A computed fold for an 89-nucleotide RNA, annotated as c-di-GMP-I riboswitch aptamer.
[in-house]
RNA sequence: GAGAUAUAAAGGCAAACCCGUUGAAAGGCGGGGACGCAAAGCCAAGGGUCUAAAGUUCAGGAAGAGAACAAUGACAGCCGGUUGCCACA
Numbered sequence: 001g002a003g004a005u006a007u008a009a010a011g012g013c014a015a016a017c018c019c020g021u022u023g024a025a026a027g028g029c030g031g032g033g034a035c036g037c038a039a040a041g042c043c044a045a046g047g048g049u050c051u052a053a054a055g056u057u058c059a060g061g062a063a064g065a066g067a068a069c070a071a072u073g074a075c076a077g078c079c080g081g082u083u084g085c086c087a088c089a
Base pairs, nucleotide, nucleotide: 005089012037013036017032018031019030020029021028022027035077041082042081043080046079047078048075049074050073055069056068057067058066
């Protein structure tokens, strides 16, 4: 100096759920709340997952309603990539 493991203190984040708000939805944001997290910091370029407004197709005489497809919409607390704090042996 590097890697791995256990652990102390300080500090950090915040699932479900509830309220408000935003969005077509998934979801986001704010407040409350803690299931958990040593990267639950950051990244949507890769895999994966969710949604389907607009669009295309189907169906229909037509309109409305409906079905299928599919991100340009999302998720980093699924995998992955990347950076990194304290600290005993």
Of the family's consensus pairs, 95% are formed in the model.